[in-house]
RNA sequence: AGAGUUUGAUCCUGGCUCAGAACGAACGCUGGCGGCAGGCCUAACACAUGCAAGUCGAACGUGAAGCAUCCUUCGGGAUGUGGAAAGUGGCGCACGGGUGAGUAACGCGUGGGUAUCUACCUAUUGGUGGGGGAUAACUUUUGGAAACGAAAGCUAAUACCGGCAUAAGCCCUUUUGGGGAAAGAUUUAUCGCCGAUAGAUGAACCCGCGUCUGAUUAGCUAGUUGGUGUGGUAACGGCGCACCAAGGCAACGAUCAGUAGCUGGUCUGAGAGGAUGAUCAGCCACACUGGAACUGAGACACGGUCCAGACUCCUACGGGAGGCAGCAGUGGGGAAUAUUGGACAAUGGGCGCAAGCCUGAUCCAGCCAUGCCGCGUGAGUGACGAAGGCCUUAGGGUUGUAAAACUCUUUCAGUAGGGAAGAUGAUGACUGUACCUACAGAAGAAGCCCCGGCUAACUCCGUGCCAGCAGCCGCGGUAAUACGGAGGGGGCUAGCGUUGUUCGGAAUUACUGGGCGUAAAGGGUGCGCAGGCGGCGUCGUUAGUCAGGUGUGAAAUCCCCGAGCUUAACUUGGGAACUGCACUUGAUACUGCGAUGCUAGAGUUCGGGAGAGGGUAGUGGAAUUCCCAGUGUAGAGGUGAAAUUCGUAGAUAUUGGGAAGAACACCAGUGGCGAAGGCGGCCAUCUGGACCGGUACUGACGCUGAGGCGCGAAAGCGUGGGGAGCAAACAGGAUUAGAUACCCUGGUAGUCCACGCCGUAAACGAUGUGUGCUAGCCGUUGGGGGUUAGGCCUUCAGUGGCGCAGCUAACGCACUAAGCACACCGCCUGGGGAGUACGGCCGCAAGGUUAAAACUCAAAGGAAUUGACGGGGGCCCGCACAAGCGGUGGAGCAUGUGGUUUAAUUCGACGCAACGCGCAGAACCUUACCAGCCCUUGACAUGGGGGUCGCGGCUUCCAGAGAUGGAAGCUUUCAGUUCGGCUGGACCCCACACAGGUGCUGCAUGGCUGUCGUCAGCUCGUGUCGUGAGAUGUUGGGUUAAGUCCCGCAACGAGCGCAACCCCUAUCUUCAGUUGCCAUCGGUUCGGCCGGGCACUCUGAAGAAACUGCCGGUGACAAGCCGGAGGAAGGCGGGGAUGACGUCAAGUCCUCAUGGCCCUUAUGGGCUGGGCUACACACGUGCUACAAUGGAUAAUUCAGAGGGUUGCGAACCCGUAAGGAGGAGCUAAUCUCAGAAAAUUAUUCGUAGUCCGGAUUGGAGUCUGCAACUCGACUCCAUGAAGUCGGAAUCGCUAGUAAUCGCGAAUCAGCAUGUCGCGGUGAAUACGUUCCCGGGCCUUGUACACACCGCCCGUCACACCAUGGGAGUGGGUUGUACCAGAAGUAGGUAGUCUAACCGCAAGGAGGACGCUUACCACGGUAUGGUUCAUGACUGGGGUGAAGUCGAAACAAGGUAGCC
Repeated sequence: AGAGUUUGAUCCUGGCUCAGAACGAACGCUGGCGGCAGGCCUAACACAUGCAAGUCGAACGUGAAGCAUCCUUCGGGAUGUGGAAAGUGGCGCACGGGUGAGUAACGCGUGGGUAUCUACCUAUUGGUGGGGGAUAACUUUUGGAAACGAAAGCUAAUACCGGCAUAAGCCCUUUUGGGGAAAGAUUUAUCGCCGAUAGAUGAACCCGCGUCUGAUUAGCUAGUUGGUGUGGUAACGGCGCACCAAGGCAACGAUCAGUAGCUGGUCUGAGAGGAUGAUCAGCCACACUGGAACUGAGACACGGUCCAGACUCCUACGGGAGGCAGCAGUGGGGAAUAUUGGACAAUGGGCGCAAGCCUGAUCCAGCCAUGCCGCGUGAGUGACGAAGGCCUUAGGGUUGUAAAACUCUUUCAGUAGGGAAGAUGAUGACUGUACCUACAGAAGAAGCCCCGGCUAACUCCGUGCCAGCAGCCGCGGUAAUACGGAGGGGGCUAGCGUUGUUCGGAAUUACUGGGCGUAAAGGGUGCGCAGGCGGCGUCGUUAGUCAGGUGUGAAAUCCCCGAGCUUAACUUGGGAACUGCACUUGAUACUGCGAUGCUAGAGUUCGGGAGAGGGUAGUGGAAUUCCCAGUGUAGAGGUGAAAUUCGUAGAUAUUGGGAAGAACACCAGUGGCGAAGGCGGCCAUCUGGACCGGUACUGACGCUGAGGCGCGAAAGCGUGGGGAGCAAACAGGAUUAGAUACCCUGGUAGUCCACGCCGUAAACGAUGUGUGCUAGCCGUUGGGGGUUAGGCCUUCAGUGGCGCAGCUAACGCACUAAGCACACCGCCUGGGGAGUACGGCCGCAAGGUUAAAACUCAAAGGAAUUGACGGGGGCCCGCACAAGCGGUGGAGCAUGUGGUUUAAUUCGACGCAACGCGCAGAACCUUACCAGCCCUUGACAUGGGGGUCGCGGCUUCCAGAGAUGGAAGCUUUCAGUUCGGCUGGACCCCACACAGGUGCUGCAUGGCUGUCGUCAGCUCGUGUCGUGAGAUGUUGGGUUAAGUCCCGCAACGAGCGCAACCCCUAUCUUCAGUUGCCAUCGGUUCGGCCGGGCACUCUGAAGAAACUGCCGGUGACAAGCCGGAGGAAGGCGGGGAUGACGUCAAGUCCUCAUGGCCCUUAUGGGCUGGGCUACACACGUGCUACAAUGGAUAAUUCAGAGGGUUGCGAACCCGUAAGGAGGAGCUAAUCUCAGAAAAUUAUUCGUAGUCCGGAUUGGAGUCUGCAACUCGACUCCAUGAAGUCGGAAUCGCUAGUAAUCGCGAAUCAGCAUGUCGCGGUGAAUACGUUCCCGGGCCUUGUACACACCGCCCGUCACACCAUGGGAGUGGGUUGUACCAGAAGUAGGUAGUCUAACCGCAAGGAGGACGCUUACCACGGUAUGGUUCAUGACUGGGGUGAAGUCGAAACAAGGUAGCC
C1' cells in the first nucleotide's frame, strides 16, 4: 500500500466481498512447563448454609465458671481474687465491599463562584464551680407456641435535667442591653470534657461551556415566570405559603418519544475521526418494589426503623420472621464465566491509653490455554539416497539427512539434599515456595488450518448438478489442483481454525477529503422575513485573532530515558505529554462593533427608439359546417383493398344568399418579448419590464435566501353560458387466429367564455441565482459613435454557429462555460421494494406534498469500442429474381430414408451441408445383427519351461448341420554342425504375463472430410491518434471477376488469400515415323493389301503465339472501359487442379491412430441357418412412359475414351434368343470387347388406353456360382396394370451449355435405372436489378454478445417469505378529572397520662399518648394519547431451470418512443 466482482473487451460511476488490528468472548480439534493478568456481558431472577462491624472495664452498675482463705447443719455459705456474659453509656456502623436498574440531568466532564456546615485530627486561646430527678441490667409476679413483652420493686455513670454560678472569645440587638458551657477516670502520669478562633479534611449549593437519536414529536408552561412579605434550611433560592403582576421556554430545536450511568481511559486509525466505557481509578445512582422520616458531624442509611405491596419461610392459626446488586456457594437463565479454601504474616480500616479484638477490605492459595510473555518437545554426523507410502513417460522421481546407526547434551518435567527475601524489636498464611546443588535417561512432552483466483502452497484415486463445498467470484452433469480420501506441499504453533462484535481498508457522509448536462443528485419559476456573506477611506474599541506569563488540566494509562525480577510480559523512578479551560499582559494587519466620510456596486432623474410582454373593449377577411334558393344527374365518400355512411324524398359537383362558432394563411426568421408557464389578424385604451445615450442626485441603500407569499402548460373539478371544426368514452364497418387497437364512418364530455379550484409535466439547456477574470472567427436582433461611404471600423445589450487554452469517464462544454474563483440556497449516497405504506398538512374530488421499513439481489448504471442483427439507408455481385428450355410433385417400377414389424430386420449420416449417403456392387462369404452348437493363453503377437523333428500338401472313410473330432493311405524328409538334441527354425503340450473387442465416449483427441465459398476477404511489423477497449493502414474518388489496379490520404511496408506459375484443350513450327497415314510412283486377290514414302492426318516431345501490344473514342494527363484492325484465339480464350483467417463442440472412436472407461469360459474366437431383401403407410433421388418432332419394320452413314493373360476372345457352326460349341489372334496405335445410337432413307400405324405404355402374372429356358427357396441377372412364349403431361409447391441450366443419343470403365464369380468417364446431334433467352434467397463494402440504430432461433413485459395458475388495511381483542406506558388515604412530618387540640422547673398548696409551664387538619405512597373509577402483540378476511410486493395467454419495449421492434 491494495485486491476480487457488472462487459465480448474498455474507461468511469457504484455497491458487495477480502487481506489488518483488537476482544471480559463462545464453539470445534488438540494440549508439556512456568511467570503476569483476567474470569455472570444473560435474569437489578429467586436464594439453603456459613462468614462479611464491631470495640472500649482507663465511663457505669451487676457479676457466672475457676482459684484461694474461712465457716458449715455437708445441702452449702461468706470473703477475696477473677473476669465470662448480658445491660447502661461512648465511638464506629454514612468508611470499606457490590451492582449499573433508574437517570438525557448541573448527573457527569472542565473552569469558576459562596448565601454554608464539617465528628475524629492539628495549632492557638480561655475554662472545667455547685446541684437534682430517674432508668436498664438485677429481683419478684405474669402474658405468649414463638417473636416478643407487661406490671411492681432496687441501682450507677463521661446517661439525663435545671439554669444556680462564671463568659476571654462567640451569638442576637434598637448599640444599650440581652443570651448561652462543661465530666470525669485513674496505676499521679496522662487520657478526657466545655466555649472560641484558625487550619486541614470531607460535604452542600450556584453559574459558563461541553455531553446520543428522532420534526412521520411544533408548540410547551398556573408555582408556571417575576416581585413583595413571611416561613423553612447548615445555607441561597417558588424550597413552602399569602398577595400582586403576566410572564417564562422554543426552529441556535422547547415539549414529547426512544436509547443510555458519566469520565480518566480502551480498541482502531497516518491523522482528523469512528466505536466503546470489563478489569484499575474519580464522580453519580441504587440496595426485594414503592413511600417516609428518626438518630447523627454526616443517612432519608446494602448486612438500621416504620408503613404499603409482591414473594418465601415458621406457626399451637391467635400471630410472627426475611431481603447475597458483600465473600464463597445453590437453583434458574444462557453459547458462556471459578473454591461453600488459608491467613490477618504484610498494606489499610474500626474501637481501645495499651495489650489486643474485629476485618470474605486485603494478602495468598485452588480452578480455567481466557489473554499476554518466556521455555521445551533434543543437538551433531549420517547415502546404498534403506524399507514402506505416493506418483510415474516405467527410465525414474518424491517423502529425504528425514529415519536407522554412531557420537553428544540434560533446559523443562522427575528424584534427593540444601534453602532465602518479603520482618525496622516480636510475629510468615503463602511454604519447605523462589532459588542453588547432585543424580538418571533422548528419556515424559505436537497439533491445527489451508493448498481454483484474491492468497503462500499440486498430484493420484473415489464421486458424477449426486453427495457435497462456498468470505466474494463461483466449483460438481465420467479425465474435479474447488466435493471426499490419500501422498506431497504451505502457514501458524501449545495452540490452530470457525462464529460474533468494533475500527480500518471506505475519499462509501468527503472538517482534513466527494459530488449534481447524460452515471444517484438543480427546487417549475419569481418576490422576500429571518439567517449567511458583503465596496473604498479615517478615527476609536479589542469581541474574534495572534504572542508571552500564571493557575488548573487527580493518580494510573500512552510516549522517552533509566531501574528491578536470569529475559520478556509485568512492576517501578524521573521526564515529557495531557492538543483543554480560566485569569492576566501585550500586538492591532484582517473580521466584528461604534463614529465619520467617499462613489467605482445599487438606485433615482432627462431624452430616445425596439418588441406575438400583460389586461379590457371593439372590429376584419379567408376557410369549415349548417340553412334557404337555383343549375344538374347517379353516384358520392373512403381505403392497401373494402365496407359501415350519404344519395332518385335529388346527394357529390356548382352558383347566389344567410347563420354560427373557433382559429388567425402569407409576412415568419436557430427573429422578438416575458421570471418561468407562455405570447402571433387589425385598431383603441390601461399597464409592467428591459435596452441605448446624457445630466444631476442619494450614498452600500447590495447578493443569496430555510420557512412564507405569489405566478404556474395540458388534462381534470364546480357553477353558468357557448358549441362551427376537432375529438377521449361510445357505436358501427374493416383487418385479424383473436383485435376491447392501429385504418374508415359517425360521435358525447372536453376544447371556447366568465368566476372559483387543482398545483402537476421529458415544467429540459435534463445545466440554481449573483459577481469578477480567461484567444479568436463567422452570422443575426435593438441602440450609440466614427467613417475613406466599402461585404468598413468601433461600442453596449441580446441571440446563434464554429473553435484555442482549460475542463471532462467519455460524449462533449468552451466569454450565453460544463474553464478559473468567490457568496448563498436546493439536492445526492447501490439496484429493487417505492416516490409506495402509515402518520401529518392541502384539496369538493381526482389527487398532491412530506416520506419509511421488513424482505430481496450482486449487481443496477453512464460513455465509448468491436461485432452481430434490423419488416434502417446507400453501393455492388451470384441461374438470386426476371426472360427462356427441360424437369420433379400425379402413374408404374428401381433405390435410399422414416415409421411399423421382427428372434434379428447390425451400425452410422438428419435443414441447406442426412435420405442411388458410408455401400466402386448383402444368395454363402462380406456381416458388425439374431437363433442354435462349440473353444478358452485363445483366429493373431512377444517372452519362460518341457516334448517332437518336423511341418506342409494330396486322397479316402466314419460321426456331425458344420465347426470339430477320429481313422487310413500317398508324397516330401529343414539349415548349420565341433556330430552333443549342440545352435537356429518349425510344430505340439504346460503355467503365467497377456492377446482380443465394428464395446462406450467424435462433447477427451489426431488425421481426414463437409459447409459458408473460389466468397474477396483475413491479418501483422513499425509509426501516429486515443486514459483505454481500439482506430488508422483496409476508409474516400474511380475501376475490376477480384483488398484487381490507379489517384488521394498519418501512414509506410509486409504476410496468408486473388491473379500468375501446373495440367488438358484450341493454331502453327521443329524433331521422330511403328502397330499410325497414303498426296505422288509401281504392283494387287482391290482390303494401305504389298513395294515404297513420311507430304498430310495422327501420335508425343520441344518450342512459338495474346501483352489492352496497335489505332480511335472516353476517362483526370491515371487505372480502366467502349469500338476497330490484325489474328487459330481478344480483353481471365474454354475447362481442371488449387479452398485464406475462421464458423458450425458440423461428420467420422465402424477406414486408420489414440486418452479414459468397460468385458475377459466373454461384449473375445469358430461354425450352420436366418436377417440386413419384412410392409397398412410417408418422404427424397432416379428410370420408363403417357406417344405421330412418335412406335414398328427394313436399309444405310459417322465417334471418342477406355478395358483385356485366373483375361479379352475373332472367323465359322448350332439355337427364335439368352447362350452353346470352337480356340485364330492379342501382354495390345498390330488382336479383341465392338456392327455405336440418335440422325438419314423407305414403308406402315392415324389419335385409339392404340401397332402408345410396359408393370404384373403363368409357362419354358440360359449363365455364373459349393449353392439362385427365402434372395441373382438374362432369354423366349403368353399376359398387357396404372398412366392421355400431372394441385399447392419446387429443381437444374447462359454455349458446344440445356435437352437428347448411345459407348466405355471401376467394383465384380454373377448382379446397375446408381456412380465415374467418353463422344454424337445440338437450341432458346437474359429488358433489367423493383421484388424473393445468399453474399461483399460503407453508414445508422440497438436494452443483442449463447449475438434476432437474441433480448424481454404484464395478467393468470402453484409454492414460500416479509409487509400494509382490517370488525376487533389482549398487554405496556403516559396525560387529565375524581375517589381514597397507611406510616411519617408539620400545624391544631377542649380528651387521657405526666419524675426533674415554678409553686406552701391547688395548680401551672413543658412533655407523651389520643383525636384532628394539610401533604402523600399503594389502590380505585372514568376518559384520552402512545406503543407492542394478535385477528376472520383482504391489498399490493418479493423470490422460485424448463406452466398458461398474448407479444408491450429494445432495429423505423413492424402504429417512433417517452413524460
The RNA shown here (small-subunit ribosomal RNA) has 1459 nucleotides and comes from an uncultured prokaryote. Rfam family: Bacterial small subunit ribosomal RNA. Gene Ontology terms of the family: structural constituent of ribosome and ribosome.